[in-house]
């Protein structure tokens, strides 16, 4: 120059005016009125994980029942991070990986295909050994005839699992040997091991041994560790009208006159509320009014924003992270504010142009808190920086 990896970080700026939301400050005739400050995000999203907080529920232990799953570490925890192990992909920087246990036990494998788990023989290959069949030598033997050899056939018994087929898989592969043909039968690499040793805190690794006996599937049941009470700020706590409803004490009605601290109380007259307790009286209960309680709506407040806070700097640690120092406060709404309108600038697209530039379009990425925090996962127009890696080409 080009082609890629990995990690940060921005994601419009200034500026007028006209609103909204907290918050303090003046003035003030208590209606208000002036002018100050602050005011969404890296994902506020999804609501998947994990906490802090609130109530409820809990003696401890077991069981069920869900999660998580190489290993050490970090963390308030985590299915989350950061180092190794290890398997797979890249030349490579690097990415990715339900990555305990198949000697506890059960279990499943469709079709095919001979046979799917101490299997198995369909073509196929040998048939050394043993039979049968033909040929010759030879020994006995009068003679059918036996015996013992040597050739050559069959493919009966029998061997083998190399090859060939079938299947997602067939009881290690490859290559020499060996063999009758074969076959870890024997060797050498590679695999495999539940085995010795040595290294690492582990996971795993190396080195000898060991001729292979132990096939997959646990995202099949299950075993093993290790972890989980429930419900969520509409949680929860406090104040609190009207209005029905509980509860407790009193008490029954008019009219006139006086007094008064305007609540309320004395006299006097007339009058003794309704219903129930067979008629009638006390008395009791309902009812009826007073006047307290108490719970609980509507409203109101508080939780609600200062913390696993942020931001520099030293120290430990490979790192994730942790001590410590100092600085520093960054929305708090709740039918739910953070918005509209324009001006320059910058920006993305369309054309022209030889360029420098012009014109014309486009408010311009994905998106908006609602108790906080930690992560993970999605969604993002355009840009910026560091570090590495490969390829070409100069010097």
């Nucleotide at each position: 120059g080009g082609a890629g990896u990995c990690g940060g970080c921005c994601g419009g700026a200034c500026a007028a005016c006209c609103g909204c939301u907290g918050c303090a400050g003046c003035g003030u005739g208590c209606g208000c009125g002036c002018g100050g400050c602050a005011g969404a995000g890296g994902a506020a999203a999804g609501u998947c994980c994990g906490g802090g907080c609130u109530c409820c529920a809990c003696a401890g232990g077991g069981c069920a029942a869900g999660g998580u799953g190489c290993c050490a570490g970090g963390u308030a925890a985590c299915g989350c991070c950061u180092g190794g192990g290890c398997g797979g992909c890249g030349c490579g920087a690097g990415c990715c990986g339900a990555c305990g246990g198949a000697c506890a036990g059960u279990g499943c494998a469709a079709c095919a295909g001979a046979g799917a788990g101490u299997a198995g023989a369909c073509c196929g290959c040998c048939g050394a050994u043993g039979g049968c069949c033909c040929c010759g030598a030879u020994a006995c033997u009068u003679u059918c005839g036996u015996g013992u050899u040597g050739g050559g056939g069959c493919a009966c018994a029998g061997g083998c699992a190399a090859g060939g087929g079938u299947g997602a898989a067939a009881c290690g592969g490859u290559g020499c040997g060996g063999u009758a043909a074969g076959a870890g039968c024997g060797c050498a690499c590679c695999g495999c091991g539940a085995g010795u040793c040595c290294g690492g805190c582990a996971a795993c690794g190396g080195a000898c041994c060991g001729g292979c006996a132990c096939g997959g599937c646990a995202a099949a049941c299950c075993c093993c560790a290790c972890c989980u009470g429930g419900a969520g700020c509409a949680a929860g706590a406090c104040c609190a009208a009207a209005u029905a409803g509980g509860g407790a004490a009193g008490g029954u009605g008019u009219g006139c006159g006086g007094c008064g601290u305007c609540a309320g109380c004395c006299g006097c007259a007339c009058g003794a509320c309704a219903c129930g307790c067979g008629g009638c009286c006390c008395g009791c209960g309902u009812g009826c009014c007073u006047u307290c309680c108490g719970g609980g709506u509507a409203g109101g407040u508080c939780g609600c924003u200062g913390g696993a806070g942020c931001g520099c700097g030293g120290c430990g640690g490979c790192g994730a992270c942790g001590c410590c120092g100092c600085g520093u406060c960054g929305a708090g709404a709740g039918g739910a504010a953070u918005g509209g309108u324009u001006g320059u600038c910058g920006g993305g697209g369309c054309g022209c142009g030889c360029c420098a530039g012009c014109g014309c379009u486009c408010g311009c990425a994905c998106a908006g808190a609602a108790c906080c925090c930690g992560g993970c996962u999605u969604a993002c127009a355009g840009g910026c920086c560091g570090a590495c890696u490969c390829c070409c080409c100069u010097u």